[in-house]
């Protein structure tokens, strides 16, 4: 100086004037609604995305199960998760670092395109031996046919673990040696998932993001939940069913079980209110400092703080100075990313402007 890698911070800043909304106190008012003054706060780090987990609110029955559905290595955190921390194994990359849809393939059923004989019980394409037979001058050569092999050699991403020796007609784990893969068992370290050492047995792969098999978790709708308050009407008509021997209905489906339930319960026609108003709605599983424990996520203590609640939508405009950025030129213009809160909380993702650490490469100097 360049590539890169990983984590932090920030999203213009002060000050007047004026506007608009909560909120507090004043006064005026006809109780309130309303009106003026005055102080004080007012969109993010993602407020997007609706991907997960929840709090909260209904659903009297949320109980039992079974279908569905979700997670998938080990601990630890956490209200809780598919999330975050710390590790194990695997793979990429020189390297700092990254990633992983990381439970089983010796339960079972399918499945792998072209190629190629053949894709898991490996029907053998070219070959290679042993035996008959035919032609040739006995052999050799060369053709057929039973039998045997799967070492060689072509296809393929991948051909039934690899080398080397032996032993065969010829050959193959057939046999030994080393290495590989796997199952299982004994010590050693570790909470553990695993590491390292030996022993014994086997040699038929992929792939479960196919189905399934194993563990664990899983009630349902969602603030347009849900109360209250006003107004307004025709409880009108018709079918059906049933009356305790039980019609019918309870918030995802189905079985049980419990419970409502008889001037009963389903359906269908008709009619009346309505984008009414007020609650919910904003003190939090809340935020900032320390201090202790922890390798870290976090969490115990102690202390300070109150940080939007709008309802067709408030949160904004102008001027001055400063801070940055470009141009042009000696001082003036022009910008400043991604982009708006609607019940809230923890997370992912996915957009993106500046800048500061730490670490790794490589390439020059001294």
């Nucleotide at each position: 100086g360049g590539a890169g890698u990983a984590g932090g911070u920030u999203a213009g800043g002060u000050a007047a004037u004026c506007g608009c909304u909560g909120u507090u106190c004043u006064c005026a008012a006809u109780a309130g609604a309303u009106g003026a003054g005055a102080a004080u706060a007012g969109a993010g780090g993602a407020a997007a995305g609706u991907c997960c987990g929840g709090g909260c609110u209904c659903c009297g029955g949320a109980g039992g199960g079974c279908a569905g559905g979700g997670u998938g290595c080990u601990c630890c955190g956490u209200a809780a998760c598919g999330c975050g921390g710390a590790g194990g194994a695997g793979a990429g990359g020189u390297g700092a670092c990254u990633c992983u849809a990381c439970g089983g393939a010796a339960a079972g059923u399918g499945c792998a395109a072209c190629a190629g004989a053949a894709a898991a019980u490996a029907c053998a394409c070219c070959g290679c031996c042993c035996c008959g037979c035919u032609u040739u001058u006995c052999a050799u050569g060369a053709g057929c046919g039973u039998g045997g092999u799967a070492a060689g050699g072509g296809u393929g991403a991948a051909a039934a673990a690899g080398u080397g020796a032996g032993g065969u007609a010829a050959g193959a784990g057939c046999u030994c040696a080393c290495u590989g893969c796997u199952u299982u068992c004994u010590c050693u370290g570790g909470u553990g998932a695993c590491a390292g050492a030996g022993g014994a047995g086997g040699c038929u792969g992929g792939a479960a993001a196919a189905c399934c098999c194993c563990a664990c978790c899983u009630g349902g709708a969602g603030c347009a939940a849900g109360g209250c308050c006003a107004a307004a009407u025709a409880g009108g008509g018709a079918a059906g069913c049933g009356a305790u021997u039980g019609a019918g209905g309870a918030u995802g489906g189905c079985c049980c079980g419990u419970c409502c339930g008889a001037u009963g319960c389903u359906u269908c026609c008709g009619g009346g209110u309505u984008c009414g108003g007020c609650c919910g709605c904003a003190u939090g599983a809340g935020c900032c400092u320390g201090u202790c424990g922890g390798c870290a996520a976090c969490g115990u203590c102690a202390g300070g703080c109150c940080c939007a609640g709008a309802u067709a939508a408030a949160u904004g405009a102008u001027u001055a100075c400063c801070a940055u950025c470009u141009c042009u030129u000696u001082a003036g213009a022009g910008g400043u990313a991604c982009a708006g809160a609607a019940c809230c909380c923890g997370g992912c993702u996915u957009a993106u402007u500046a800048u500061c650490u730490g670490c790794u490469c490589c390439g020059g100097u001294u």
This is a predicted structure of a 366-nucleotide RNA (Bacterial RNase P class A) from a Nitrospinota bacterium. Model confidence (mean pLDDT): 77 of 100. The source organism's lineage runs through Bacteria, Pseudomonadati and Nitrospinota. Rfam family: Bacterial RNase P class A. It is annotated as a ribozyme.